[in-house]
Context: one part of a larger RNA
RNA sequence: CGUAGGAAAUUUGAGAGGAUCUGUCCUUAGUACGAGAGGACCGGGAUGGACACACCGCUGGUGUACCAGUUGUUCCGCCAGGAGCAUAGCUGGGUAGCUACGUGUGGAUGAGAUAAACGCUGAAAGCAUCUAAGUGCGAAACUCACCUCGAGAUAAGAUUUCCCAUUUCGCAAGAAAGUAAGACCCCUGAGAGAAGAUCAGGUAGAUAGGUUGGAAGUGGAAGUACAGUGAUGUAUGGAGCGGACCAAAACUAAUCGGUCGAGG
Numbered sequence: 001c002g003u004a005g006g007a008a009a010u011u012u013g014a015g016a017g018g019a020u021c022u023g024u025c026c027u028u029a030g031u032a033c034g035a036g037a038g039g040a041c042c043g044g045g046a047u048g049g050a051c052a053c054a055c056c057g058c059u060g061g062u063g064u065a066c067c068a069g070u071u072g073u074u075c076c077g078c079c080a081g082g083a084g085c086a087u088a089g090c091u092g093g094g095u096a097g098c099u100a101c102g103u104g105u106g107g108a109u110g111a112g113a114u115a116a117a118c119g120c121u122g123a124a125a126g127c128a129u130c131u132a133a134g135u136g137c138g139a140a141a142c143u144c145a146c147c148u149c150g151a152g153a154u155a156a157g158a159u160u161u162c163c164c165a166u167u168u169c170g171c172a173a174g175a176a177a178g179u180a181a182g183a184c185c186c187c188u189g190a191g192a193g194a195a196g197a198u199c200a201g202g203u204a205g206a207u208a209g210g211u212u213g214g215a216a217g218u219g220g221a222a223g224u225a226c227a228g229u230g231a232u233g234u235a236u237g238g239a240g241c242g243g244a245c246c247a248a249a250a251c252u253a254a255u256c257g258g259u260c261g262a263g264g
Stems, first nucleotide, its partner, number of pairs: 001152001005163007015149004021049007033038001051106005059100004066093005071086006110144003118136003164264001166177004182260004186202005207253003211248004217241002223236005
């Protein structure tokens, strides 16, 4: 821009893409078959491999500052307690998120029309013949069925709901203006993200920050008291701290505003 008014939702499916894999074991059954050796079709069940998709409850990884320990040095006047720097100084753990080595699912089933193959009926050709007329069966291949996209499918589809028939110019065609439903700008953000976009919100509000209460985590804070010459230990006390997690609650910021948008 189009889809012959303007919007917001929900859809149909022309078409396109993906997937389509396979082993072993048990049973049927040591049956059919076979002199024996050996050893099935068909059918039923179990469990794997690779691949694909999803997820983070479990097992782990990471987790640049969440907790603790600790070395050197500088500083906070000193002690104590802390802070900076040294690869995140080093070390031991670790929430959210992201993840695989983790775990959940999938390739099931059925239908249609067929290939080779195998038939039925059957002449040409009194026989025979699956074929010439006719008619079956038959495969991981084909078309559906499963998953995803999909009306720019210009052949532009369908359904539901909302908004209305204003004003100006013009003979008319039409042009313009302010609006409606609605949308955007702007702002707060994340289940989103390179930017756009998408999604959640904008005071009739829990969108983010902060606060409060929890949780995961760390692992016993500081101060004080006691014990010990002391290093240190014990008690107060599962203490203190606690990024992303879960809630509550308007303290702060989403203020005030602006723009676009039909007349069929």